[in-house]
RNA sequence: AAGCAUGAUAGAGGUGCGGCAAACAUAAGUAGCUCCGGCUAAGCGACGGGAAUCGCAGGAGUGAAAGGGGAUGCCGCCGAAGAACCUGCUCUUUCCCGGGAGCAUGUGUCUGGGCCGACGGAGAAUAUCCGGCGGACUGUCGCGAAAGCGGAGCGCUGUCAGACUC
Numbered sequence: 001a002a003g004c005a006u007g008a009u010a011g012a013g014g015u016g017c018g019g020c021a022a023a024c025a026u027a028a029g030u031a032g033c034u035c036c037g038g039c040u041a042a043g044c045g046a047c048g049g050g051a052a053u054c055g056c057a058g059g060a061g062u063g064a065a066a067g068g069g070g071a072u073g074c075c076g077c078c079g080a081a082g083a084a085c086c087u088g089c090u091c092u093u094u095c096c097c098g099g100g101a102g103c104a105u106g107u108g109u110c111u112g113g114g115c116c117g118a119c120g121g122a123g124a125a126u127a128u129c130c131g132g133c134g135g136a137c138u139g140u141c142g143c144g145a146a147a148g149c150g151g152a153g154c155g156c157u158g159u160c161a162g163a164c165u166c
Base pairs, nucleotide, nucleotide: 002165003164004162006161007160008159009158010157011156014078016077017076018075019074020073021072024069032062033061034060035059036058043056044055045054046053047098048097049096050095051094052093081111082110083109084107085106087104088103089102090101091100092099112138113137115135116134117133119131120130121129122128140151141150142149143148
């Protein structure tokens, strides 16, 4: 001086990620409430099935909220984060079985990133969210003369330290 395992630290990607607040639309002329009607048998409803319990269909009037979105603003960030799975708790009328929603802990199990598409799931939904897949794009590294191809964030770039090799 070079290579390089490893450690620390600072960064980059871009319609980048997450959180909070929020007018407003939706939910919905729905639930509830009031009046009229009806009167517990059958039937229907309360996520699906079984049991139990509760309620009652029609008309008129009045009339929400939660959850899910959200212009915009602020904050924290660049495995940002999201998902899957395990366990536990809560809710979904009660109990059992199943499904769903929310929260917490754990697991390098999956995903570089956003966009578009069909599909599947959540959802009241044509909103929106989630998933892997396909497509072009994009950042990055590798191979290649190039065209191009391939890999994955357990990555990449800078700096410092540094065992080891020459």